[in-house]
The RNA shown here (small-subunit ribosomal RNA) has 1448 nucleotides and comes from a metagenome. The RNAcentral record of the sequence draws on SILVA. Its mean pLDDT, the model's own confidence on a scale to 100, is 83. It matches the Rfam family "Bacterial small subunit ribosomal RNA". Gene Ontology terms of the family: structural constituent of ribosome and ribosome.

RNA sequence: AGAGUUUGAUCCUGGCUCAGGACGAACGCUAGCGGCGGGCUUAAUACAUGCAAGUCGAGGGGGCAGCAAUGUCACCGGCGAACGGGUGCGUAACACGUAUGUAACCUACCUUUUACUAGAGGAUAUACCAGAGAAAUUUGGGGCAACACUCUAUAUGCACACUGACUGGCAUCAGUUAGGGUGGAAAGGCAACGGUAAGAGAUGGACAUGCGUCUGAUUAGCUAGUUGGUGAGGUAACGGCUCACCAAGGCGACGAUCAGUAACUGGUCUGAGAGGAUGAUCAGUCACACUGGCACUGAGACACGGGCCAGACUCCUACGGGAGGCAGCAGUAAGGAAUAUUGGUCAAUGGACGGAAGUCUGAACCAGCCACGCCGCGUGGAGGAAGAAGGUUCUCUGGAUUGUAAACUCCUUUUGCCGAGGGCUAAGAAAUGGGUAUAUCCCGUCGUGAAAGUACUCGGUGAAUAAGCCACGGCUAACUACGUGCCAGCAGCCGCGGUAAUACGUAGGUGGCAAGCGUUGUCCGGAUUUACUGGGUUUAAAGGGUGCGUAGGCGGUUCGAAAAGUCAGUCGUUAAAGGCAGCAGCUUAACUGUUGUAAGGCGAUUGAUACUGCCGAACUUGAAUUAUUGGGAGGUUGUCGGAAUGCGUAGUGUAGCGGUGAAAUGCUCAGAUAUUACGCAGAACGCCGAUUGCGAAGGCAGAUAACUACCAAUAGAUUGACGCUGAGGCACGAAAGUGUGGGGAGCGAACAGGAUUAGAUACCCUGGUAGUCCACGCCCUAAACGAUGUCAACUGGUUGUUGGACGGCUUGCUGUUCAGUAACGAAGCUAACGCGUGAAGUUGACCGCCUGGGGAGUACGGCCGCAAGGUUGAAACUCAAAGGAAUUGACGGGGACCCGCACAAGCGGUGGAUGAUGUGGUUUAAUUCGAUGCAACGCGAAAAACCUUACCUACCCUUGACAUGUCAGGAAGUUACCAGAGAUGGUUUCGUGCUCGAAAGAGAACCUGAACACAGGUGCUGCAUGGCCGUCGUCAGCUCGUGUCGUGAGAUGUUGGGUUAAGUCCCGCAACGAGCGCAACCCUUAUCAUUAGUUGCUACGCAAGGGCACUCUAAUGAGACUGCCGGUGACAAACCGGAGGAAGGUGGGGAUGACGUCAGGUCAUCAUGGCCCUUAUGGGUAGGGCUACACACGUCAUACAAUGGCCGGUACAGAGGGCUGCCAACCCGCGAGGGGGAGCUAAUCUCAGAAAACCGGUCGUAGUCCGGAUCGCAGUCUGCAACUCGACUGCGUGAAGUCGGAAUCGCUAGUAAUCGCGGAUCAGCUUGCCGCGGUGAGUACGUUCCCGGGUCUUGUACACACCGCCCGUCACACCAUGGGAGCGGGUUCUGCCAGAAGUAGUUAGCCUAACCGCAAGGAGGGCGAUUACCACGGCAGGGUUCGUGACU
Repeated sequence: AGAGUUUGAUCCUGGCUCAGGACGAACGCUAGCGGCGGGCUUAAUACAUGCAAGUCGAGGGGGCAGCAAUGUCACCGGCGAACGGGUGCGUAACACGUAUGUAACCUACCUUUUACUAGAGGAUAUACCAGAGAAAUUUGGGGCAACACUCUAUAUGCACACUGACUGGCAUCAGUUAGGGUGGAAAGGCAACGGUAAGAGAUGGACAUGCGUCUGAUUAGCUAGUUGGUGAGGUAACGGCUCACCAAGGCGACGAUCAGUAACUGGUCUGAGAGGAUGAUCAGUCACACUGGCACUGAGACACGGGCCAGACUCCUACGGGAGGCAGCAGUAAGGAAUAUUGGUCAAUGGACGGAAGUCUGAACCAGCCACGCCGCGUGGAGGAAGAAGGUUCUCUGGAUUGUAAACUCCUUUUGCCGAGGGCUAAGAAAUGGGUAUAUCCCGUCGUGAAAGUACUCGGUGAAUAAGCCACGGCUAACUACGUGCCAGCAGCCGCGGUAAUACGUAGGUGGCAAGCGUUGUCCGGAUUUACUGGGUUUAAAGGGUGCGUAGGCGGUUCGAAAAGUCAGUCGUUAAAGGCAGCAGCUUAACUGUUGUAAGGCGAUUGAUACUGCCGAACUUGAAUUAUUGGGAGGUUGUCGGAAUGCGUAGUGUAGCGGUGAAAUGCUCAGAUAUUACGCAGAACGCCGAUUGCGAAGGCAGAUAACUACCAAUAGAUUGACGCUGAGGCACGAAAGUGUGGGGAGCGAACAGGAUUAGAUACCCUGGUAGUCCACGCCCUAAACGAUGUCAACUGGUUGUUGGACGGCUUGCUGUUCAGUAACGAAGCUAACGCGUGAAGUUGACCGCCUGGGGAGUACGGCCGCAAGGUUGAAACUCAAAGGAAUUGACGGGGACCCGCACAAGCGGUGGAUGAUGUGGUUUAAUUCGAUGCAACGCGAAAAACCUUACCUACCCUUGACAUGUCAGGAAGUUACCAGAGAUGGUUUCGUGCUCGAAAGAGAACCUGAACACAGGUGCUGCAUGGCCGUCGUCAGCUCGUGUCGUGAGAUGUUGGGUUAAGUCCCGCAACGAGCGCAACCCUUAUCAUUAGUUGCUACGCAAGGGCACUCUAAUGAGACUGCCGGUGACAAACCGGAGGAAGGUGGGGAUGACGUCAGGUCAUCAUGGCCCUUAUGGGUAGGGCUACACACGUCAUACAAUGGCCGGUACAGAGGGCUGCCAACCCGCGAGGGGGAGCUAAUCUCAGAAAACCGGUCGUAGUCCGGAUCGCAGUCUGCAACUCGACUGCGUGAAGUCGGAAUCGCUAGUAAUCGCGGAUCAGCUUGCCGCGGUGAGUACGUUCCCGGGUCUUGUACACACCGCCCGUCACACCAUGGGAGCGGGUUCUGCCAGAAGUAGUUAGCCUAACCGCAAGGAGGGCGAUUACCACGGCAGGGUUCGUGACU
């Protein structure tokens, strides 16, 4: 510091996700040790049991024990129990933080100062006696004491009221002092200690104030003790704190009130910072103590382990009554993903009491449990290659990897274990005594340790006691095998898995971290993704429809004053801890100690005065007023006008009109349409008219009048900053819609009819109501758009146009300037498109708005509206995108240009018939398999009777029909017979080779047998592949290097103007070149020349022979290149015409097929990965099948006839084949053919008669002398064999068919059409295929249309690319949310009832020790009653919120 993810690719916008750090965590797997920390985040839920606050006998009397000394116990009394400890419910508040104030206050114990401590009195608890009660507890009686209580005296000082004086102060007032008046103290005691009054200090608190402290406006108004005053009461004290009276205030858009949530802070986590989140442990403050209320005591409480009352709950009970409060420490139950021991000690620190010893202390110090966190250590070190075995894996069988890892040798001993030391000790221990004025200083004695026999030290032992977890497709470090087969599963995002998964599971290996590792959750970061630092708003989300204007924000020039903001210095404060830095202590670290130090905040003070604000005085540039000249569809109201339309009346006139793509509905003989005249009505204003003008926007158009508003320019004068923006607010606001009343010609939602259509609730047509128009009132929205808020300043230009002003001159041109309105463009900006002085540039001021897509501008609530609806405006749920601009393709029933037998023009066919052949389907034991739009279907197959053959049935074989290796035997081979359908099985005859060696024997080839490695597979996957092929398409295209342009994908080149069959060539051009294609080079054919001539030819010849001129053969050359001429064209390329020429513009034909597309075809030509079968999915044999047949399609053959059929005669090819062959002459047969055997390994012989054609004859339009299917009989040939299932011949038979519906195919010249001939395969078999020649046409105006293709351009939401994408309804299941008759909770407000305990007031009832009084009685006190306040509770009605609810 970034990365992944939208696309075919790109840039941008924008969300989602990841890598980091952290945690009081939890869960899974795993686990050696120690140190330091931490440990109910949930139910402020309920709690068994024990402990957590007592102490003092030097305050008092008494009980008990003891002989006594003495000890101990309850009670009275004193002090403490308001601390310490826990929790975070409540609280949005002076609660907290920070800074001030109190002249408005209190403070026990402690320190200090001054003064005092006299006299008297009556009670009472425990105890005792007698009772009540289950208990808790309690009643009566008589009796005793105090540092308990009461009275009196005294009163420097104190309190209260008053009087006088002085001091300070602006003042309210405060202080000092003098005086008399009134009121109020005390406690003793063993003399250590206490007590009372008053002053001061310290400590602790109380109160007040400024500032700061969460979310919601779908909470906008709140408030009656409310705000203030006077007086009184009350308090420690100020105060509406309380009360009486008076006034009517107070708070709020700078967010009152209400609702929700929440203890606050130092700090903690994160972050570069600013910020964001958080408030465990430690520390400060607050609040609370079962829930609610209340006071008492006290210095202090409205009191966690005190009291009273009410309520809920739990427990005891003898049913009459009682008791209780773990949010103290342990612990239990429950809740929960989840959080510990019913431990030890007061040794230390601290607290209470005490004179002290001491007692108490779940505060505290320690220990226990838990990897919960941080930190540290260890699980060994060195050597060791046969690179061991084993595992894994590839395979070329060599190896690679685990891996110096192990074994093995040597060494070490942290940790662990064992033993010893360790209280005459490691430390924590210091004291309390004494000294001194004090202290942390000095002197001194005894004893005191929970943790703990711990830390630590020494010795012994022995590699001994100690490694896991996660990941390995990308992000992100780390890869292979097997299994699985969209299954099982994974997944943070993108996404993996459908038979070769580095993504699932397992294994091996590897990477990361390590006593831990992963996962989950939460926070910050990345996220500049709320933007203060630091974002945007034409098109991505986002400028309010427009103006006026309030608050607010901002504001021109000069001078002065002052000092609020601002800046600087100083002071105070900001607790400690934490953070940072230094040093130090635990072996180190974590941890801890100590010292230092901030940054920032708040307050005070001093100074500075540029800038901003405030105050004062001026100015004229901003703004405004006035004057002049102009401008316009600016607005409102009235009046007037003509054309058109419709209607009415009358005339003329007759059959249609109207309407459409074509029609029909409609109107019309009752007279339409058309036409003429007159009249009426309503609405809109032609030409001018424009890229014009005006207006804030919406918007505004005949003419004219009235009223009214505005704008621009000009030069003077005047005012003197009066300005800009503008939340709320107010006004205006197209069309549609709405209310009332008019109006209604045309047009025209709805509606009706006619068409169209599969349908047509549409588009088209005929009608037609609201409405459109007017007046008045609503509505308040639009793609209300320049998708661009308003104002101001600055920043190159060019051209047009509108309204002014000022010049120049040639008087209709030109220059300058201001204000508008358009086009193009510099810099600059922009993601790009584009904007560009009219900014989207550079800046300033203010306002509105945005923060992923959908849900949704929806729901609920509020406000507005007559309604329609508007405005404000969510969430649940869901997706990983949605989007902008531009790029390349593809596509378009978009455009331009061009080509092709593409159409058109023609010729001949197919589709109808019969047959052949292939396919589908069906059938079958099997009908083997493949090919399926063009680009499968006379295709693989250039030959299925057996074989082929892969299929079926039956019978057989198992190292195999075939290959290699090992062993044994044998030459190989061959004859005959038997069984069997055959394969096969059994028997049998003959036979003994080649090489080496003297021989024995060995070897090579072959055969047989045996055992294994293996063979074999036309089994699967053409979507794992190679190779080959088809197709677009012989279409003209497809690319590259360098350069240039662009952020980039890409573009340019290759586009443009011409031209071509062609990206062919020329010109131009930020391109210049090049490659694969095109063309050419190759073959063939057409002409000629030369050479060569046998088997060819023959101007010689009967022949032999001669000759090679000619034909021909086959080799080499020539020839054609737009070369020449004319024209057109741009002086080009090229085109048109012509000449010459055998041939003319690639002469004709062939071979030749760019980058690529179709996961096109083929695993059955071949090769090949993987999978599968192995007495079978392999191999052999016989027979059958591939030839089936209601049917459908493709491709062909033959026909339907006279341009013909039949009969007879006559003529002319080319190219091929031939020894298992072609086969002549001649003979036989009607013929297929048979016999025969000459010739020929072929320019020699042969297949081999070419047929159409031509000549002559016949038939006469007929199902025929056409046509030949089918069937019968008789034959021929091939072959082991023609039954299933061959071809051919002869005789007989003589079907359909009379030119073929919709539709569709081929062909542009030696072509179509037509005629025959040959060949491959092959024993035989062809209407197919591949070739050959003979005869030999017609037509092409042209490119509108159909099909296919090419180039440029345009639109696109497509990119699997239009066979694309995509919208809505319906059906079923599920999820979330809204409505919903309602129902049930929470919370809050208002009114009323009620009124416990308590406090205060009153009190004529009752009771009463201290003081007064001789007494009666009084003072004072208490109980009770009552009034006020008030908790719980109750009744009624509102607000708000949550849950639930048939149905929707």